Record summary
Two RNAs folded together computationally: RNase P RNA and transfer RNA, 420 nucleotides in total. Rfam match: Bacterial RNase P class A. By type it is a ribozyme. Rfam links the family to the GO terms tRNA processing, ribonuclease P activity and dimeric ribonuclease P complex.
RNA sequence: GGAUGCAUGGUCGCACCGGGUUUAUCCCGGUGAGGAAAGUCCGAACUCUACAGGGCAGGAUGGUUCGUAACACGAACUCCGGGUGACCGGGGGAAAGUGCCACAGAAAUUAAACCGCCUGAUUUUAUCAGGUAAGGGUGAAACGGCGAGGUAAGAGCUCACCGCUCUCUUGGUGACAAGAGAGGCAUGGUAAACCCCAUCCAGAGCAAGACCAAAUAGGGAGAUGUUUGAGGGCUGCCCGCCCGAAAUCUCCGGGUAGGUUGCAAGAGGUGUUGAGCAAUCAACAUCCCAGUUAAAUGAUCAUGGCCUCGCAAGAGGUACAGAAUUCGGCUUAUAGUCCACUC
RNA sequence: GGGCGAUUAACUCAGUUGGUCAGAGUGCCAUCUUCACACGGUGGAAGUCCCCAGUUCAAAUCUGGGAUCGCCCACCA
Numbered sequence: 001g002g003a004u005g006c007a008u009g010g011u012c013g014c015a016c017c018g019g020g021u022u023u024a025u026c027c028c029g030g031u032g033a034g035g036a037a038a039g040u041c042c043g044a045a046c047u048c049u050a051c052a053g054g055g056c057a058g059g060a061u062g063g064u065u066c067g068u069a070a071c072a073c074g075a076a077c078u079c080c081g082g083g084u085g086a087c088c089g090g091g092g093g094a095a096a097g098u099g100c101c102a103c104a105g106a107a108a109u110u111a112a113a114c115c116g117c118c119u120g121a122u123u124u125u126a127u128c129a130g131g132u133a134a135g136g137g138u139g140a141a142a143c144g145g146c147g148a149g150g151u152a153a154g155a156g157c158u159c160a161c162c163g164c165u166c167u168c169u170u171g172g173u174g175a176c177a178a179g180a181g182a183g184g185c186a187u188g189g190u191a192a193a194c195c196c197c198a199u200c201c202a203g204a205g206c207a208a209g210a211c212c213a214a215a216u217a218g219g220g221a222g223a224u225g226u227u228u229g230a231g232g233g234c235u236g237c238c239c240g241c242c243c244g245a246a247a248u249c250u251c252c253g254g255g256u257a258g259g260u261u262g263c264a265a266g267a268g269g270u271g272u273u274g275a276g277c278a279a280u281c282a283a284c285a286u287c288c289c290a291g292u293u294a295a296a297u298g299a300u301c302a303u304g305g306c307c308u309c310g311c312a313a314g315a316g317g318u319a320c321a322g323a324a325u326u327c328g329g330c331u332u333a334u335a336g337u338c339c340a341c342u343c
Numbered sequence: 344g345g346g347c348g349a350u351u352a353a354c355u356c357a358g359u360u361g362g363u364c365a366g367a368g369u370g371c372c373a374u375c376u377u378c379a380c381a382c383g384g385u386g387g388a389a390g391u392c393c394c395c396a397g398u399u400c401a402a403a404u405c406u407g408g409g410a411u412c413g414c415c416c417a418c419c420a
Stems, first nucleotide, its partner, number of pairs: 001339004006304007014032007034320001038331002041329005046205004053239004058201005063077005078091005092196002097194002099190003114136002116132007144162002147159003163185001164183008209261004219252006231243003254419003268287008305318005344416007353369004362400001371387005393409005
């Protein structure tokens, strides 16, 4: 990193489907939880709201290239950081702007002189004026590093090497890499602060929604409005559009708590072959494989695995956990066993 | 099933351009007052900011994951 996650048989039961007999039921056959069914964290399918459309606000993502229906997912590559190593973690912009950087410290960013070093002045101690970022001290962070030259002392002031920035060439689909030249250094950190750039995003959710049936007081209060147009169009604002030609909305009160559908053939499973480094894709064959009353999928016995203890007989244990519209991911929980490649 | 919110002292709650001191009221403890108690005065203690990681010099606060607790929902006229 991947896989698996007790097995077989008997007895008694449960749910659904199919068939038979008859309707009081009974009999036969078939099927019956997971890798996470969980968290509801992302992405979709599906449904409704006329989602027409445009702008603002808001949200999400963030190296590159692929994969995918789509993605906050996956694969390969690339750069940075960590580790002796197998390996692990991270990724736009801080030379567009704004904010913040406590305490300490002289100074926290158009720099700056506390100690120290050097020069000068004053009669010495000492003080004053100037130069200096090499050294000390503070701090998470102090304005390239290191050595040599140079100097009153120093300083990219000059030079070599390293780093950085810019330009060019070559390789690569690309991120990027390698090489050459130039510049004396300008550019501290923070964007999981505002923000800028690029790309994407309407909202609600199967208690969505559709059909049928039953019952009740089309009751009360408030707000707004009646053709100059209220209100509604499922998080905000503006324009626009649609419904609306009179009612609409909110609250209180009343009634029913029933059935069918959505809802099980799917971006499905398994196997083989092929393409690709891989994620993944294609072709062919084969299979039909849970489904609710928010309610089934169980209990028990025997035998055998595996683990622990024990000389033995034997004893104990066998995780996490239970579908609810359906898929693809991520995350979290998980006893034990097996496999592959490694330090 | 689906959609939201909260967690800070024993209890109820504050805490925003992240800053170094984590607060208030009630309760508790000590002491003063009283014959004694209550009330009142003074002083004090009490914190894994629900937990685990990350970002940052620095996290109750920002980001991600987990835990616990609470709230809402059907149809008809």